[in-house]
Molecule: transfer RNA
Organism: Pseudomonadales bacterium
RNA sequence: UGCCCUGUAGCUUAGUAGGUAAAGCGUCCAGGCUGAAAACCUGGAAGAUCGGGGGUUCGACUCCCCCUAGGGCAA
Repeated sequence: UGCCCUGUAGCUUAGUAGGUAAAGCGUCCAGGCUGAAAACCUGGAAGAUCGGGGGUUCGACUCCCCCUAGGGCAA
């Protein structure tokens, strides 16, 4: 310097022929269990507009461009 892959909730991931983001763990609340806690079990709740910006489109996590962070390959 060029090319490829990755970046989605606190963590780990899903979602790609464009139609408005899902789950597990964790967190919080309530209940159960216990003498009482912890752990465990049950139910409920909150939480990301998708690495940043711009573009195309009626509509973008998804397509295009630039930038950025990490990894890899070639010189």